Small-subunit ribosomal RNA, central domain from an uncultured Acidimicrobiales bacterium, 392 nucleotides, folded computationally. Its Rfam family is "Bacterial small subunit ribosomal RNA". Rfam links the family to the GO terms structural constituent of ribosome and ribosome. The full RNA is in RNAcentral, with records from SILVA.
Context: one part of a larger RNA
């Protein structure tokens, strides 16, 4: 709950396309639907307002007059919305020409540098880690260094709050194919837009199914080390105290062993970090999943509203004998600072969080809870959609 709101307090869906829908430039005529404005009906009394009146006042009571959204019928009125006339325009929007700049995207190819192995050569007793050791690897020759091969993966320098893309992302080089932008021309269409409820589609990294492939990293494993103290939890053995049971002494009480459970307790040792290896995995192709602090924590469009200063990609001027360069200016993108304005406050400030208009999607005190049942979707992990009792 007809109200405030969503950069950081709850609250912008990951992003995209498009469905109905809602919103729509400038101009003529026409309709007169919605809008305005008369007239007539209708709008029961009571109730509320005002005026008079009756209870001794007043409440109450009785009378008049008022007002009655709407809502039908008619006559106007045409400014503004809507509808016609598949009228006109051309400042949105699109095509089309000539140009550009990019790590945009999918496949193929290749390249070099480094790590790891193997094979060969020199060598010899150590290497490696680490705070410091150890595990581990080496005299069956390691580590070091030369040479020669296998392989898989990333792509130093260039690299820039730089480029590019809707996001998610994207970076050696070379070729196919392909997708967007930006600027100039103004030739063409003539409002074709703009948003998007559902729906589609993409969509990091992890996980998953098949089948590959496996250099390095590197959950989990497996092993070395370390740890003052306090707390957790786990594991093993001792001890203490008691149960319980059997032997033994003892008339008994009780005592000694042995074994049994039980709560405590102490002591050692594991669980994090370092450090030796290492399997999933990471890579590749298909196929699922659909989640991230998927962030600018800021949905999308269009207008407007001081400037300074850097970069990127472009036109156009000046300069200048060409021409780099330079200087003015334009449009498009990307940062700084910063007025006015906003804002709780930080801060935002032509890339706005300012002024406005449109359309969507979310928020309504913390926990419970993004949780349970239901359904939908997955192979599963689990996702999507989503309360309630109680409690503060």
């Nucleotide at each position: 709950u007809u109200g405030g709101g969503c950069g950081u307090a709850a609250a912008g869906a990951g992003c995209u396309c498009g469905u109905a829908g809602g919103c729509g430039g400038c101009u003529u005529g026409g309709c007169a639907a919605g809008u305005c404005g008369g007239g007539u009906g209708u709008g029961a009394a009571a109730c509320c307002u005002c005026c008079a009146g009756g209870c001794u006042c007043a409440a109450c009571c009785u009378g008049g007059a008022g007002c009655c959204g709407c809502c039908a019928c008619u006559c106007g009125a045409u400014a503004c919305u809507g509808c016609c006339a598949u009228g006109g325009c051309u400042a949105g929007a699109g095509u089309c020409c000539g140009g550009u700049a990019g790590g945009g995207g999918a496949c193929c190819a290749u390249g070099g540098a480094a790590u790891u192995c193997c094979u060969g050569g020199u060598g010899u007793a150590g290497c490696g880690g680490u705070g410091a050791a150890a595990u581990g690897c080496g005299c069956a020759g390691a580590u070091a260094u030369c040479a020669g091969g296998a392989g898989g993966a990333a792509c130093a320098c260039c690299a820039g709050u730089g480029g590019c893309g809707a996001a998610g992302g994207c970076g050696g080089u070379g070729g196919u194919c392909u997708g967007g932008g930006c600027c100039g021309g103004u030739a063409c269409u003539g409002a074709c837009g703009c948003u998007g409820a559902g729906g589609a589609g993409c969509g990091a990294a992890a996980g998953c199914g098949u089948g590959g492939g496996g250099a390095g990293c590197g959950a989990a494993c497996a092993g070395g080390a370390u740890a003052a103290c306090u707390a957790a939890u786990c594991u093993u053995g001792u001890c203490c105290u008691c149960u319980u049971c059997g032997a033994c002494a003892g008339u008994a009480a009780u005592g000694u062993c042995g074994a049994u459970g039980a709560c405590g307790a102490a002591u050692a040792g594991a669980u994090a970090c370092c450090c030796u290896g290492g399997u999933a995995g990471u890579c590749c192709a298909c196929g699922c999943c659909g989640u991230a602090a998927a962030c600018g924590u800021u949905g999308g469009g269009c207008a407007c509203u001081a400037g300074g200063u850097g970069u990127g990609g472009g036109g156009u001027c000046c300069u200048a004998u060409c021409g780099a360069c330079g200087g003015a200016u334009u449009c498009c993108g990307u940062g700084c600072c910063g007025c006015a304005g906003c804002u709780a406050a930080c801060g935002c400030a032509u890339u706005a969080a300012g002024u406005g208009c449109c359309c969507c999607g979310c928020c309504u005190g913390g926990g419970g809870a993004g949780u349970a049942c239901g359904g939908c979707c997955g192979c599963a992990a689990g996702g999507c959609u989503a309360a309630a009792a109680c409690u503060c």